[in-house]
RNA sequence: CCGUGCUAGGCGGGGCAGUAGCGGCGUCCUGAACUCGCAAUCCGCUCUAGCGAGGCUGAACUCCCUCUCGAGGGGCGAGGCCUUCGGGUGGCGCGCCGACGGCGGCGUCGAUGGCCCGGGUCCCGCGCGAUGUCGGCCCGUGAACCAGGUCAGGUCCGGAAGGAAGCAGCCUUAAGCGGUCACCGGCAGGCGCAGCGGGAGCUCCCGGACCGGAGUCGUCGAAGGCGAGAGCGCCCGGAGACCGGACCUCGACGGAGGGUGCACGG
Repeated sequence: CCGUGCUAGGCGGGGCAGUAGCGGCGUCCUGAACUCGCAAUCCGCUCUAGCGAGGCUGAACUCCCUCUCGAGGGGCGAGGCCUUCGGGUGGCGCGCCGACGGCGGCGUCGAUGGCCCGGGUCCCGCGCGAUGUCGGCCCGUGAACCAGGUCAGGUCCGGAAGGAAGCAGCCUUAAGCGGUCACCGGCAGGCGCAGCGGGAGCUCCCGGACCGGAGUCGUCGAAGGCGAGAGCGCCCGGAGACCGGACCUCGACGGAGGGUGCACGG
């Protein structure tokens, strides 16, 4: 160095989840990559191998180690977007004022304004009326006896003539009761008024005289100002979900380098 037969080893790896931790079943990413049984209300273990049984390959480009590339996964996070809470705000919107201007009415046949007067208005009283209520008047009714008139019968006085008191009845009335239009009168007030009077007040409306001498009133627009509030926008901060450079971590396949048995024969 070559051949033959064995052994160690290999027959996938990784992330997540789960676990005190490891591997598996689960799920995801890769990949040329054995079979059967057990296993997520878990199965088998204790510092690194899933456990049990079988099959293939086998010292090498195929095994082990180191470095590198990097699919893919995970973590954190400047910051971003959306939502929401709080604070603020010269912008928008809201309320008020508003120089200036447009349009219209009135105005030298005299505006706004000032002053005076009168009327309306507001308040009060009186007066008149209406209404309500009461009384009167009027009509009717109405007294066994304690109202009147007239008083049968009967009673009393008298010798008689005649007289007296007086019940019932009748009539008239008092108190009372009932009634109705009108009339007279009293009282009342959230009624009415063309009346009379006294006040208030020039706030508002109408009218008149005087002063004065040019604008005034309404409406629309509007530079700007003041104010309230926080609805929109904007600024600051907090919270939630999502996205997420940089950074950290794991990392398949691939690449590079190094390392590694035994026996026999030639």